Small-subunit ribosomal RNA, 3' major domain from an uncultured bacterium, 470 nucleotides, folded computationally. Rfam family: Bacterial small subunit ribosomal RNA. Its family is annotated with ribosome and structural constituent of ribosome in the Gene Ontology. Its mean pLDDT, the model's own confidence on a scale to 100, is 82.
Context: one part of a larger RNA
RNA sequence: UGACGGGGCCCCGCACAAGCAGCGGAGCGUGUGGUUUAAUUCGAUGAUACGCGAGGAACCUUACCUGGGCUUAAAUGUAGAGUGCAUUUUCUAGAGAUAGAAAUUCCCUUCGGGGCUUUCUGCAAGGUGCUGCAUGGUUGUCGUCAGCUCGUGCCGUGAGGUGUCGGGUUAAGUCCCAUAACGAGCGCAACCCUUAUCGUUAGUUGCCAGCUGGUAAAGCAGGGGACUCUAGCGAAACUGCCACCGUAAGGUGAGAGGAAGGUGGGGAUGACGUCAAAUCAGCACGGCCCUUAUGUCCAGGGCUACACACGUGUUACAAUGGCCGGUACAGAGGGCUGCUACCUGGUGACAGGAUGCUAAUCUCGAAAACCGGUCUCAGUUCGGAUCGAAGUCUGCAACUCGACUUCGUGAAGCCGGAUUCGCUAGUAAUCGCGCAUCAGCAACGGCGCGGUGGAUACGUUCCCGGGCCU
Numbered sequence: 001u002g003a004c005g006g007g008g009c010c011c012c013g014c015a016c017a018a019g020c021a022g023c024g025g026a027g028c029g030u031g032u033g034g035u036u037u038a039a040u041u042c043g044a045u046g047a048u049a050c051g052c053g054a055g056g057a058a059c060c061u062u063a064c065c066u067g068g069g070c071u072u073a074a075a076u077g078u079a080g081a082g083u084g085c086a087u088u089u090u091c092u093a094g095a096g097a098u099a100g101a102a103a104u105u106c107c108c109u110u111c112g113g114g115g116c117u118u119u120c121u122g123c124a125a126g127g128u129g130c131u132g133c134a135u136g137g138u139u140g141u142c143g144u145c146a147g148c149u150c151g152u153g154c155c156g157u158g159a160g161g162u163g164u165c166g167g168g169u170u171a172a173g174u175c176c177c178a179u180a181a182c183g184a185g186c187g188c189a190a191c192c193c194u195u196a197u198c199g200u201u202a203g204u205u206g207c208c209a210g211c212u213g214g215u216a217a218a219g220c221a222g223g224g225g226a227c228u229c230u231a232g233c234g235a236a237a238c239u240g241c242c243a244c245c246g247u248a249a250g251g252u253g254a255g256a257g258g259a260a261g262g263u264g265g266g267g268a269u270g271a272c273g274u275c276a277a278a279u280c281a282g283c284a285c286g287g288c289c290c291u292u293a294u295g296u297c298c299a300g301g302g303c304u305a306c307a308c309a310c311g312u313g314u315u316a317c318a319a320u321g322g323c324c325g326g327u328a329c330a331g332a333g334g335g336c337u338g339c340u341a342c343c344u345g346g347u348g349a350c351a352g353g354a355u356g357c358u359a360a361u362c363u364c365g366a367a368a369a370c371c372g373g374u375c376u377c378a379g380u381u382c383g384g385a386u387c388g389a390a391g392u393c394u395g396c397a398a399c400u401c402g403a404c405u406u407c408g409u410g411a412a413g414c415c416g417g418a419u420u421c422g423c424u425a426g427u428a429a430u431c432g433c434g435c436a437u438c439a440g441c442a443a444c445g446g447c448g449c450g451g452u453g454g455a456u457a458c459g460u461u462c463c464c465g466g467g468c469c470u
Base pairs, nucleotide, nucleotide: 007470008469010467011466012465013464015460016459019423020422022420026315027314028313029312030311031310032309033308034306035305042053043052064301065300066299067298068297069296070295076124077123078122079121080120081119082118084116088103089102090101091100092099093098106115107114108113126290127289129288130287131286135284136283137279138278139277140275142273147186148185149184150183151182152181153162154161155160166177167176168175192267193266194265195264197235198234199233200232201231202230203229207224208223211222212221213220238261241255242253243252244251245250317416321375322374323373324372325371326370333364334363335362338357339356342353343352344351345350382413387408388407389406390405391404392403393402429452430451431450432449433448434447435446
């Protein structure tokens, strides 16, 4: 000077408390450990690994295993030498890679050659092999916590201190006062995006109040810019006003006004640094290692195994519910190898036709809710695992190992021990919709979107983490 203390003072945070819904028990999905295996590729491991890298493992991916091949090789350049190959079609062998055979087969030209392709030779390859404790870059965490420093001056022999402390205040080292300090920088805040209100400009593909036409109905049409909406510009919020408290900063007020009130809500933004934190398998890169193999091509298998253990999800255990019928309302996105209206067939997954749309034009499209009916507390009309059968679709190909549909089957489970997680408002809970990846899909995941819509906070003694001073 720090760090630490089951030392002290003060303060903060879904940290506790007050509440709501969960986890831990059951089935299934998924990841991990372990075990097994020819291989179950590799990495991530308290918080900060475990639906993580992976925003798509049937082949490919693929790095692993078994077997079969190649050795300048999959790509590119250069030098030399040779060639008209290459391509396309067919056949044979083979699991394929590949090997062999047959047919076909360049362009320009001053005929010297040049261009292009291809073969051989040489030089440069290749490595998801090792080291993240040699590194760059990127990332997690403390933590969106309020801190971390510098110049000059002053103090101290010096390390260093002061400033940054103290009294108040704030979400904040935010601001005020005081002061051997005076200033400044990185952080805080603001500037950025979005959302909430209004004005203005512009009305197409959006809208339809008034006028007209028209229909079984429908902005369907003429037309209109009022409204909604779209998207550019602007206004608006600053403790600005009022009252009270205070020297000030500021605080209090179910105050006024206002769409919004004291950071309005949300996002992006992460200081100096810590953990030799993570990543050599995203990429780059030093060193080391392999070079007829640790490179590379191919077929099949594996990454999907299964006495078990853990994490994370999902579906339930029911009547605030299940089933059947009817009826209504979104937002944000996607679409040409695509989304598909509509018609027909099928119980259905879907199939066959057909039309519009390169999209505010066409299309993909809600569920909970509401209104009726039924079930009457039961392992049930709850629950749907598992298994059998028959199918649909994608795709060379669904055996290992896809999703979905229909019929049958109908397991555990009657609210879960110790414990433990999330959340303070349009939040939790609950309901569905979309997208990326993608031929298809193991998505119950991730990232977004809207619908319905709460309860509780006395308080800071205690648990956890953090900040200032001592």